[in-house]
RNA sequence: GCCCUCGUAGCUCAGUGGUAGAGCGCACCCUUGGUAAGGGUGAGGUCGGGUGUUCAAUUCACCCCGGGGGCACCA
Numbered sequence: 001g002c003c004c005u006c007g008u009a010g011c012u013c014a015g016u017g018g019u020a021g022a023g024c025g026c027a028c029c030c031u032u033g034g035u036a037a038g039g040g041u042g043a044g045g046u047c048g049g050g051u052g053u054u055c056a057a058u059u060c061a062c063c064c065c066g067g068g069g070g071c072a073c074c075a
Stems, first nucleotide, its partner, number of pairs: 001071007010024004018055001026042005048064005
C1' cells in the first nucleotide's frame, strides 16, 4: 500500500430501509429480623465520524477514524 472483517446501553452481543433490543450490571420498591435468592419498576444510546441516495438510513453507497486478520513491497 491492497483486500476482508468488526465498531449498537457500563460489559458481552442480537437486530432490521419505517418509533432501537436482550442477558449481565446499576438505581428504587416488594419480600426478610437482616442478607442472599426471587419478583416488580426504572434509568442508561449522537447505532464510531462525515457526505450522499431515499418520502424515510442504525441498515444502502462513498470518504475518514479505530480494532482484528490476510497479502504484497521497502529495509
A computed fold for a 75-nucleotide RNA from a Hyphomicrobiales bacterium, annotated as transfer RNA.